[in-house]
Molecule: transfer RNA
Organism: Caldilineaceae bacterium
């Protein structure tokens, strides 16, 4: 330099053909249970969906560009 894949909650990830509320598990906080802890149960907080621009009535999803991580080729 070229090609491919990834970036969504603190972590690991899902997200269908673009569609009306952006989710799960773990973790965290509060409550219940217990003499207490753990387990278990309930509730809750937490998101510029990597940045910017574009298309569209509508973008996590499509297009352009940049950044970053991994793999392959040279």
């Nucleotide at each position: 330099g070229g090609g491919c894949g990834g970036g969504u909650a603190g972590c690991u990830c899902a997200g269908u053909u673009g569609g009306u509320u952006a989710g799960a598990g773990c973790g965290c906080g509060c409550g219940g249970u217990u003499c207490a802890c753990a387990u278990c149960c309930g509730c809750g907080a937490g998101g510029u969906c990597g940045g910017g621009g574009g298309u569209u009535c509508g973008a996590g999803u499509c297009c352009c560009u940049c950044c970053u991580c991994g793999c392959c080729c040279a």